[in-house]
RNA sequence: GGGCCCGUAGCUUAGUCUGGUUGGAGCGCACGGCUGAUAACCGUGAGGUCAAGGAUUCAAAUUCCUUCGGGCCCA
Numbered sequence: 001g002g003g004c005c006c007g008u009a010g011c012u013u014a015g016u017c018u019g020g021u022u023g024g025a026g027c028g029c030a031c032g033g034c035u036g037a038u039a040a041c042c043g044u045g046a047g048g049u050c051a052a053g054g055a056u057u058c059a060a061a062u063u064c065c066u067u068c069g070g071g072c073c074c075a
Base pairs, nucleotide, nucleotide: 001074002073003072004071005070006069007068010027011026012025013024020058029045030044031043032042033041051067052066053065054064055063
């Protein structure tokens, strides 16, 4: 230098194929319940510019372009 894949909450991830209800789940975190107390268990809650910018569209996590970051392959 060329090609391919990936980026969604603190962590792991569903959803992208086929654009359309408020972006959901587990763990973790906060509070409460339970207990003599702790753990476990139960309930409630907070936490997301869906890597960034632009384009297309009535509507974009999802389609297109560029950039950034990570991984693999070729030279």

The prediction has a mean pLDDT of 82. Predicted 3D model of a 75-nucleotide RNA (transfer RNA) from Methanosarcinales archaeon Met12. It matches the Rfam family "tRNA". The family's RNA type in Rfam is transfer RNA. The RNAcentral record of the sequence draws on ENA. NCBI's taxonomy places the organism under Archaea, Methanobacteriati, Methanobacteriota, Methanomicrobia, Methanosarcinales.